[in-house]
RNA sequence: AUACAUAUUUGGCAAACUUAUCGAAAGGUAAGGACGCAAAGCUAUGGAUCUAAAGGCAAAAAAUGCCUAUGAUUGCCAGGUUGCCGUU
Numbered sequence: 001a002u003a004c005a006u007a008u009u010u011g012g013c014a015a016a017c018u019u020a021u022c023g024a025a026a027g028g029u030a031a032g033g034a035c036g037c038a039a040a041g042c043u044a045u046g047g048a049u050c051u052a053a054a055g056g057c058a059a060a061a062a063a064u065g066c067c068u069a070u071g072a073u074u075g076c077c078a079g080g081u082u083g084c085c086g087u088u
Stems, first nucleotide, its partner, number of pairs: 003087002012037002017032006035075001041081003045078003048073003055067004
């Protein structure tokens, strides 16, 4: 570097939930806790989904409703990139 294989080691991460905290919310962070994960490491680049503070529209006014990410999700799917184990 390429291809193959799926026998194995050292280990790694941490869903739901609880507590505290940040946030308008979605959600994030920390501790506990394990549903699971061979990238459930990093990256918000493409798609997808979630939320709607501010803004806009509607409503005689109001309640309220609708539109919209600049917000969020990498444990939604990919792309990029880094790493661990074995064989050739």
About this RNA
c-di-GMP-I riboswitch aptamer from Propionispora sp. 2/2-37, 88 nucleotides, folded computationally. Its mean pLDDT, the model's own confidence on a scale to 100, is 82. Its Rfam family is "c-di-GMP-I riboswitch aptamer". Rfam describes the family as follows. GEMM was predicted in a large-scale screen for bacterial structured RNA regulatory elements. The model forms 95% of the base pairs in the Rfam consensus. Taxonomically the source falls in Propionispora (Bacteria, Negativicutes, Selenomonadales, Sporomusaceae). RNAcentral records the identical sequence in 2 taxa.